[in-house]
RNA sequence: GCGGGUAUAGCUCAGUUGGUAGAGCGUCUGCUUGCCAUGCAGAAGGUCGCCAGUUCAAAUCCGGUUGCCCGCU
Numbered sequence: 001g002c003g004g005g006u007a008u009a010g011c012u013c014a015g016u017u018g019g020u021a022g023a024g025c026g027u028c029u030g031c032u033u034g035c036c037a038u039g040c041a042g043a044a045g046g047u048c049g050c051c052a053g054u055u056c057a058a059a060u061c062c063g064g065u066u067g068c069c070c071g072c073u
Base pairs, nucleotide, nucleotide: 001072002071003070004069005068006067007066010025011024012023013022019056027043028042029041030040031039049065050064051063053061
């Protein structure tokens, strides 16, 4: 230099054919207990790496760009 993969909640990851973004763990609150743990209920937390485009509507499609991983030269 060329090609491919990947980027979504604090962490690990889903998200189908474009239609208002989720799970598990963790955090917080309450219930349960003499206390803790366990269990149960609830809550907070995200401009989906960044920029631009298409569209009534983009995590998803087009283009560019950045980080990381793999391969080729």